């Protein structure tokens, strides 16, 4: 720092999404250790149990206990002289006393702190800065002065008594640092009248006078502690105040103690805080009131910053303590663990009544995605009480639980190639995992074991804790997962799946070869964590203060006037509010940043320094504000002119339509694409004359004029607004913009009343069109259009461009003025105001704008923030209504959009071409048959081809074979290939049995080389690698082919233009069959195509003549032979045609005509097919990836099928006849083929054919007779002497075989058909048409195909239409590209 996503591609606008950081988090998988932090965000939901505020006996009385002292009674034990002595423990009485003993009470201090929570609160609540001359302050510190002398009670306690209890009631006794008078008063307070000084004001301070008022408590260890009063300080609070503090105007008016005053009350204190009276104020678009939401801040997160979000933990303030209200006590509360009342809930109860408040620490239930132990200790820090010892302290210090976060450490290190095994991939060669492991050598951080053992505590005292830390021995052992791997975004392969299962943050992936699903191997990333989800900031300049826009992308209000507000000309002076500088106060601590330091490092902790803001003081005076004086250029006024459809009202005019009356006149008129409805013989239309009435004003008329916009058009008059020019007399900044507001505002529409000729929604009756036609077209026709007065308030109200001011190259028109010059109205120069076009800089995404800016600046207003939902709903305001103005959300999509580019397309345009149409000739479509296809049928009717560009196509030839299909029977290393082992000597051939056939069984015959080991070859048998597949995928492919199309196109390099896609070149003017050539041109060149080079054909020449030819010579039945090389012909090599020549035309390229020539403008034909399109065809020619089958989807064999047949279509053949059929006679080709072949002569058969076997591997022989044609005869228009299907009989040939299922022959039979509907095909010259011949395939089988020659036309040469194509241009919301896109209804 950016990236993905709108498009075929581009630029822009614009949204969506991602990469980053953060978190009191939660969830999934996983989990070794430690340190420091942190942990109910939800139900301010309800709470069992324990603890969280007590302490003082040095204030007091009484009681109990222990000890002590004394007494009394009684007396264990021991000693004994038996007299006694001793006298433990226990009991009891009294009491001086002692106690670091106990609980209750009076009293004092503390329970207002500490701890919790965030419900309420939009507020002086909080933050920040001030003020109090309007205040209080216990304990603490300092100072001054005091403490004299009395009194009366009361709890405890005792007794009685009520009650279940809680809790009382009565009587009696008693104390105090408890309570109450009196005395005292330095000083204080109050009142009264003074003096001095002083403050912004109310006022304050000091001094002296008079009157009035209020104090105290003791204890003691004799050190002191405590008490009272006053003042001061410190601390803590209270109140006031400037500024700041969420959203909503679809909340615009709110308020009655409300605002102020006078006088009181109350308070620590000011104050409507409260009260009586008086006045009617006060707040509000600078957002009052209302509604919703919310504790505020230091900070925290993010960000470059400005900002945005947030308010857990830590710190400050506030508020609250089950809910609501209230006061008491007190220095302090309206009081979390105090009181009273009310309410809800829970508990106890004897039913009468009572008790309680975890938002303290633990803990429980509940809610929830979700948040911990009913732990230890007062050792430290701090708090309360106490003189102190000390007591209390769930504050706090620690520990426990949770990877919840941050930080640190470890899970080993070195060496180690046979690159082990395994796994995965593989082109099978190998590659990857991978020095990784194993192995060898080391080490011990953490954890485990053992020993020692702190600081924290300045004497004692340690919960933590036998903790941190140190040392020793020991074992690589106990310690790695999670996510991702199509792009963004680092990281790829295999298998499975087959739009299924699934993934996905966005784009999107998955329909049989998925780097996107699932699994595996491997890679990448992070790591005790990793991902996901939620939320916030960032990226997003996507709310733009920094830092955006509004002609067409979202966005200029329809226009003006004008209020508030904002902004504002020149000069001089003043002031110091803004502004700037300096000094200073504050900005708690923590945090942050920088430097340094302490825990082994880090996190963490500590020290020092630094920052915004606000306040105060001093200073400066440029700019802004304010103020004073002044100026004229902005603005306005005056004067002189001037143009105009500017507005309102009244009057007048002619043309035209319609209607009425009358005349002329007769059958139509009218209307349309074509018609019909309609009008008309009762006289229309047309035409003439007269009249009525309403509306609108031709020509002039013009990107001309006027107006703010809407808008304004015959003429005249009246009234009236504004502009422009000139002048420079007057005012002296009076200006610009303008939220609200007010006014104007096309058409349609509404109300009331008129008017109505034409036009004309609705309608109607229709008439047409159409599949329908509630439309477009036609005939009618009412509101309305017109007038007056009101309302409505919207338009693509547009220049889709707000107003004003200034500045910034030119050129050329036009409207209205002025000036100069000129003889001049012209023309010219110049200037002001309008209105257009072109264009430079500049701007713009581009288009474009360009002094009339969309340029450069300034001021003010309005508006925009993805598309749809939607200018919709609700609410409000306006309206008679119609409706208008204001104006959302849920939900949904990843786009919607602007400009420009290249194509494709258009029932857009211009130009050009083609048997494309037209002009012709002949067909198809009707019939029969052949053949192919569909369909149907079948055991199977194998498969493919499907508009043109499938359908006599693959197939240049299915009886078996072919053959891929079906039925039945067989084989399993196989019918075919390679390798290995073994046996045999074969293989081939012959025979027999069996079978439907293959298969199977048996018999006979039978190698070569040799170094004698064996080898070669072949066959049988065997095991496994493998063979095999016309099985699938032509949408995985190669190759080949079709088609557009033999159409003239398709591109590149460099340069130039454009932000870019792209353009230019290749466009333009001509020309051509042609991007063929010429000219021009920011292009210059080049490539693939075109043309040419190749083949055939048409003319001639040269060379050469056998099997071809024969003019001359000879010869024959015959070019048969001799001979010839002239001709034809054959083979080879050349020539020839180039717009070369002439005329005309054109700049040229070229074109028109002509000559010559065999041929003339490409002479004719062929081969040759650019970049590409159709996922076109073919896995069944072949090759091939992947998938599938492997005793079968392979292989063999017999029979059947591919030949079926109600039907439909395509392509053909034969016909329907006389331009013909039949019979007889006669003539002329070319190109081919031939050895498992063509087959002559001759003979036989009516014929197909048979017998025969000369010649020929062929310019020699054969196929081979060409036919149409010509001549003659016959038929006479008919289902025929046309036509030949179908059928019967008899045959021929091929072949192993002719039934399914061949071709041909003879005789007989003799169907449909008399020229074919809609529609449709081919052909422009040796062509169509017509006639026969040959060949490939092939045993046999052609009406098909490929060739060959014979005869041989008609018509067009023009650009109107149809189809297809090419180039230019235009539109476009199409790009899968019009067989597109897309709207509505229904399912």
């Nucleotide at each position: 720092a950016g990236a993905g996503u709108u498009u075929g591609a581009u630029c822009c606008u614009g949204g969506c999404u991602c990469a980053g950081g953060a978190u009191g988090a939660a969830c999934g998988c996983u989990g070794g250790c430690g340190g420091c932090g942190u942990g109910c965000u939800u139900a301010a939901c309800a709470c069992a149990u324990g603890c969280a505020a007590g302490u003082c006996g040095a204030g007091c009385g009484a009681a109990g206990c222990a000890c002590u002292a004394a007494g009394a009674a009684a007396g264990a034990u021991u000693c004994u002289u038996c007299g006694g002595a001793u006298g433990a423990a226990a009991u009891u009485u009294u009491a001086u006393g002692u106690g670091a003993c106990u609980g209750a009470g009076c009293g004092g201090c503390g329970g207002a702190c500490g701890g919790g929570u965030g419900a309420g609160u939009a507020a002086c609540g909080c933050g920040u800065g001030g003020g109090u001359a309007a205040c209080c302050u216990g304990c603490c510190u300092c100072a001054u002065a005091c403490a004299g002398g009395g009194g009366g009670a009361u709890a405890a306690c005792a007794g009685u008594u009520a009650g279940a209890a809680a809790u009382g009631a009565c009587u009696g006794c008693u104390a105090a640092u408890a309570c109450c008078g009196c005395a005292u008063a330095a000083g204080c307070g109050c009142a009264c009248a003074g003096u001095g000084c002083u403050g912004c004001a109310u006022g304050g301070c000091a001094c002296a006078g008079u009157g009035c008022g209020a104090a105290a408590a003791a204890c003691u260890c004799c050190g002191g502690u405590g008490g009272u009063a006053u003042g001061a300080g410190a601390u803590g609070g209270a109140c006031c105040u400037g500024c700041g503090u969420u959203g909503g105007a679809u909340u615009a008016g709110g308020c009655a103690g409300u605002u102020g005053g006078c006088g009181g009350g109350g308070u620590a204190a000011c104050g409507g805080c409260c009260c009586a009276c008086c006045a009617a104020a006060c707040c509000g678009a600078c957002g009052a009131u209302c509604c919703a939401u919310a504790g505020c801040c230091g900070g925290c997160c993010u960000g470059a910053g400005a900002g945005g979000g947030u308010g857990a933990a830590c710190g400050g303030c506030c508020a609250c303590a089950u809910u609501g209200g209230g006061a008491c006590u007190g220095a302090g509360a309206c009081a979390c663990g105090g009181c009273c009342c009310a309410a809800a809930c829970u508990c106890c109860u004897a039913c009468g009544g009572g008790a309680g408040g975890c938002a303290g620490c633990a803990g429980u239930g509940g809610g929830g995605a979700a948040u911990a132990u009913u732990g230890c200790a007062c050792a430290a820090u701090g708090g309360g009480g106490g003189a102190a010892a000390c007591c209390c302290u769930g504050a706090u210090g620690c520990a426990g639980c949770g990877a919840c976060g941050c930080c640190g450490c470890g899970u080993g290190a070195g060496u180690g190639a046979a690159g082990a095994a395994g796994u995965a991939a593989u082109u099978c060669g190998u590659u990857a995992u991978g020095u990784a492991a194993a192995g060898c050598u080391c080490u011990a951080u953490c954890a485990g074991c053992a020993g020692g053992g702190a600081a924290g505590a300045a004497a004692a005292u340690g919960a933590c804790g036998g903790u941190a830390c140190c040392u020793g021995a020991c074992u690589a052992a106990g310690a790695a997962g999670c996510c991702c791997c199509g792009g963004c975004u680092a990281a790829c392969u295999a298998c499975g799946u087959g739009c299924c299962a699934g993934c996905a943050g966005c784009c999107g992936c998955g329909g049989u070869a998925a780097u996107a699903c699932g699994u595996a191997g491997g890679u990448g990333g992070c790591a005790a964590g990793c991902g996901u989800u939620g939320u916030c900031c960032g990226g997003a300049a996507u709310u733009a203060c920094u830092g955006g826009g509004u002609g067409u992308a979202a966005a200029g209000g329809g226009a003006g006037c004008g209020u508030a507000g904002g902004c504002g000309g020149g000069a001089a002076g003043g002031c110091a509010a803004g502004u700037u500088g300096a000094u200073u106060g504050u900005c708690u601590a923590a945090a942050c940043u920088a430097u340094c330091g302490g825990c082994u490092c880090a996190a963490c902790c500590g020290a020092u320094a630094g920052u915004c803001g606000c306040g105060a003081u001093c200073a400066a005076a440029a700019c802004u504000a304010c103020u004073u004086u002044u100026c004229u250029u902005g603005a306005g006024u005056g004067a002189a002119g001037u143009a105009g459809a500017g507005g309102u009202a009244a009057g007048c005019g002619g043309a035209a339509u319609u209607c009425c009356u009358a005349g002329u006149g007769u059958a139509g008129c009218g209307g349309u694409g074509a018609a019909a409805u309609g009008c008309g013989u009762a006289a229309a239309u047309a035409u003439u004359a007269g009249g009525a009435g309403g509306a609108a004003c031709a020509c002039c008329a013009g990107u001309g004029g006027c107006g703010a916009a809407g808008g304004c058009g015959g003429c005249u008059u009246a009234c009236u607004g504004g502009g422009c020019u000139u002048u420079a007399a007057c005012u002296g900044a009076c200006g610009c913009u303008g939220a609200g507001g007010c006014u104007c505002g096309a058409a349609a529409g509404c109300g009331u009343g008129g008017g109505u000729a034409g036009c004309a929604a609705a309608c109607a009756g229709g008439g047409a069109u159409u599949a329908g036609a509630u439309a477009c077209c036609c005939u009618g026709g009412u509101a309305g259009u017109c007038c007056a007065c009101g309302c409505u308030g919207u338009a693509a109200a547009c220049g889709a461009u707000g107003a004003u001011u200034a500045c910034u190259a030119g050129g050329u028109g036009u409207g209205g003025g002025g000036g100069g010059a000129c003889u001049g109205a012209c023309c010219c120069c110049u200037u002001c105001c309008g209105u257009g076009c072109c264009g430079g800089a500049g701007u713009u995404a581009a288009c474009a704008c360009a002094a009339u800016a969309a340029g450069u600046a300034a001021u003010c207003c309005a508006c925009c923030u993805g598309g749809g939902g939607a200018g919709u709903a609700c609410g409000g305001c306006c309206g008679c209504a119609a409706g208008g103005c204001u104006g959302a959300a849920a939900c949904u999509c990843a786009a919607a959009g602007g400009a420009a580019u290249u194509g494709a397309c258009g029932g857009g345009g211009a130009c050009c071409c083609g048997c494309a149409c037209a002009a012709g000739c002949g067909g198809u479509g009707g019939a029969a048959c052949a053949u192919g296809u569909g369909g149907u049928u079948u055991a199977a009717u194998u498969c493919g081809a499907a508009g043109c560009a499938a359908c006599g196509c693959g197939a240049a030839g299915a009886a078996c074979c072919u053959u891929a299909c079906c039925a039945a029977g067989u084989c399993u290393u196989g019918a075919c290939a390679u390798c290995c082992c073994u046996c045999u000597g074969a293989c081939c051939g012959g025979a027999a049995c069996u079978u439907a056939a293959c298969c199977g069984u048996u018999c006979c015959u039978u190698u070569c080389c040799u170094u004698c080991g064996g080898g070669a070859c072949a066959g049988g048998g065997g095991a496994g690698a493998c063979a095999g597949g016309u099985g699938g995928u032509g949408c995985a492919u190669g190759g080949u082919u079709g088609u557009c199309g033999u159409c003239a196109g398709c591109u590149c390099g460099u340069g130039u233009c454009g932000u870019g896609a792209g353009a230019u070149g290749u466009u333009g003017g001509g020309u051509u069959a042609a991007g063929u050539c010429c000219c021009g041109c920011a292009a210059c060149g080049a490539g693939c195509g075109c043309a040419a080079c190749c083949c055939c054909u048409g003319u001639c020449g040269c060379c050469a003549g056998u099997u071809a030819c024969c003019a001359u010579c000879a010869u024959u039945g015959a070019g048969u032979u001799g001979g010839g090389g002239a001709c034809u012909c054959u083979g080879g090599c050349g020539a020839g045609a180039c717009u070369g020549c002439c005329u005309c035309u054109g700049c040229a390229a070229g074109g028109a005509g002509g000559a010559g020539g065999a041929a003339g403008g490409c002479g004719g034909g062929g081969a040759u097919g650019a970049c590409g399109u159709c996922a076109a065809a073919u896995c069944a020619u072949c090759a091939u990836g992947c998938c599938c089958c492997u005793u079968a989807u392979g292989a063999c064999c017999u029979g059947g099928g591919c030949c079926a047949c109600a039907c439909a279509c395509g392509u053909g053949c034969u016909a329907c006849a006389a331009u013909g059929g039949a019979c007889g006679g006669g003539a002329c080709a070319g190109a081919g083929g031939g050895a498992a072949g063509c087959g002559a002569a001759g003979g036989c058969g009516c014929g197909a054919g048979c017998c025969g076997g000369a010649g020929c591997g062929g310019a020699c022989c054969c196929c081979a007779g060409a036919a149409a044609c010509c001549c003659g005869u016959u038929c006479c228009c008919a289902g025929u002497u046309c036509g030949g299907a179908c059928u019967g009989c008899a045959g021929u040939c091929u072949g192993c075989a002719a039934u399914u299922c061949g071709a041909c022959u003879g005789c007989a039979c003799g169907a449909a058909g008399c020229c074919g509907g809609a529609a449709u095909c081919g052909c422009u010259a040796g062509u169509a048409a017509u006639c026969g011949c040959g060949g490939a395939u092939c045993a046999g089988c052609a009406u098909g195909c490929c060739g060959c020659g014979g005869u041989g036309a008609a018509u067009a040469a023009a650009g109107g239409c149809u189809c297809g194509g090419g180039c230019c241009u235009u539109g476009c919301a199409c790009a899968c590209a019009c067989c597109g896109c897309c709207c509505g209804u229904c399912a």

RNAcentral holds the sequence, with entries from ENA and SILVA. A computed fold for a 1387-nucleotide RNA from an uncultured bacterium, annotated as small-subunit ribosomal RNA. The prediction has a mean pLDDT of 83.